[in-house]
RNA sequence: CAACAGACUUAGACAAUUGAUUUGAGUGCCCUACCGGAAACGGUAGGAGUAGAACCCGUCAAAUUCGGGGAAGCCUGUAAAAUGGUAAUCCCGAGCGAAGCCCGAAAGGGAACGUGUAGAGACUUGACGGCGGGAACCUAAAGCCGGUGGCAAUGGUUAAGAGAAAGUCCAGACCACAAAGCCUUGUAU
Numbered sequence: 001c002a003a004c005a006g007a008c009u010u011a012g013a014c015a016a017u018u019g020a021u022u023u024g025a026g027u028g029c030c031c032u033a034c035c036g037g038a039a040a041c042g043g044u045a046g047g048a049g050u051a052g053a054a055c056c057c058g059u060c061a062a063a064u065u066c067g068g069g070g071a072a073g074c075c076u077g078u079a080a081a082a083u084g085g086u087a088a089u090c091c092c093g094a095g096c097g098a099a100g101c102c103c104g105a106a107a108g109g110g111a112a113c114g115u116g117u118a119g120a121g122a123c124u125u126g127a128c129g130g131c132g133g134g135a136a137c138c139u140a141a142a143g144c145c146g147g148u149g150g151c152a153a154u155g156g157u158u159a160a161g162a163g164a165a166a167g168u169c170c171a172g173a174c175c176a177c178a179a180a181g182c183c184u185u186g187u188a189u
Base pairs, nucleotide, nucleotide: 008026009025010024011023012022013021014019027051028050029049030047031046032045033044034043035042036041055134056133057132058131059130060129065094066093067092068091069090070089073086074085075084095115096114097113101110102109103108119170121169122168123167124166125165135158136157137156138155143151144150145149176187177186178185179184
C1' cells in the first nucleotide's frame, strides 16, 4: 500500500448457521448526587440509552502453596418458595515472588503490584499485567511575563477483558468403530 474479515468484553437462553432476538455480569460514553482537588480530573452511589473513540517503544517472567468467604442468570423443584446442580465472576487470611522503587555496609527488611483465582492440570510466549521512557490531549498550582490575559507540569486523561490471553499438551464430554457384557475399556476424530 492492497484485499478480505470483524465491530465493547464475557457466560447463558431461544432460534438454527447465523441473528435489527433475549437474560445475567463487567466496561466506556451521557446525566445526577455526595466526597477529594486550585482546576483538569478522580472515588463512591444512582439513572436512561448507546457501543463512535480508547496511543507508541523498551524491559521483567518469578512466586505459581495451604486455607476461607460471596455470587446473578440458567437448570432442578414448587401453588409460591426452601433446597440442590451449574456458573460469568467478586474477594479475604497466611505463606511466597522477577524487574523496578524505599531502608540497610551486608545479610536482610519494607511499600506497590502479583500469586492464591484454568476445563483437574503441565509447559512456552508475551500483553490488556508490573516497571521505565515517549507521544497526543486537558488543566493551570509553583514560578514567569508586556497581566481581568498569556506562558508554564512536577497535576491529570488515553475503558474493561489474563478466574489461563496466544499457543503446545493434557483432562472431560459427544459421535464412530472394536472389545467386554450392563457399565466399563481401547482406538480414531
Model confidence (mean pLDDT): 80 of 100. The RNA shown here (Group I catalytic intron) has 189 nucleotides and comes from an Alphaproteobacteria bacterium. The source organism's lineage runs through Bacteria, Pseudomonadati, Pseudomonadota and Alphaproteobacteria. Of the family's consensus pairs, 92% are formed in the model. The sequence was found by an Rfam model in a public genome assembly. Rfam family: Group I catalytic intron. The literature on the family includes a 1996 paper in Science by Cate et al., "Crystal structure of a group I ribozyme domain: principles of RNA packing". Its family is annotated with Group I intron splicing in the Gene Ontology. From the family's description: Group I catalytic introns are large self-splicing ribozymes. They catalyse their own excision from mRNA, tRNA and rRNA precursors in a wide range of organisms. The core secondary structure consists of 9 paired regions (P1-P9). These fold to essentially two domains - the P4-P6 domain (formed from the stacking of P5, P4, P6 and P6a helices) and the P3-P9 domain (formed from the P8, P3, P7 and P9 helices). The secondary structure mark-up for this family represents only this conserved core. Group I catalytic introns often have long ORFs inserted in loop regions. The window size for this search is chosen to minimise search time and catch the small examples. A larger window size will find more matches.